This is a predicted structure of a 71-nucleotide RNA (transfer RNA) from a marine sediment metagenome. Its mean pLDDT, the model's own confidence on a scale to 100, is 81. Rfam family: tRNA. By type it is a transfer RNA.
RNA sequence: UGGGCAAUAGUGUAAUGGCAGCACAACUGUCUCUGGAUCAGUUAGUCGGGGUUCGAAUCCCUGUUGCCCAG
Numbered sequence: 001u002g003g004g005c006a007a008u009a010g011u012g013u014a015a016u017g018g019c020a021g022c023a024c025a026a027c028u029g030u031c032u033c034u035g036g037a038u039c040a041g042u043u044a045g046u047c048g049g050g051g052u053u054c055g056a057a058u059c060c061c062u063g064u065u066g067c068c069c070a071g
Base pairs, nucleotide, nucleotide: 001070002069003068004067005066006065007064010024011023012022013021018054026042027041028040029039047063048062049061050060051059
């Protein structure tokens, strides 16, 4: 420099263009002599910008970061 892939909650990982889920973690409560165990609940997310669409995590353009391949 060229090509390809990826970016979703603190972490990991799903989601046919139609309510963003799940697990772990954190927090609160319950239980307990104790709790890092059990049970119940709560918080928290689509990499940035623009476009298409009634509707975008998803499609298009562009940028950023990381990884892989080629030179």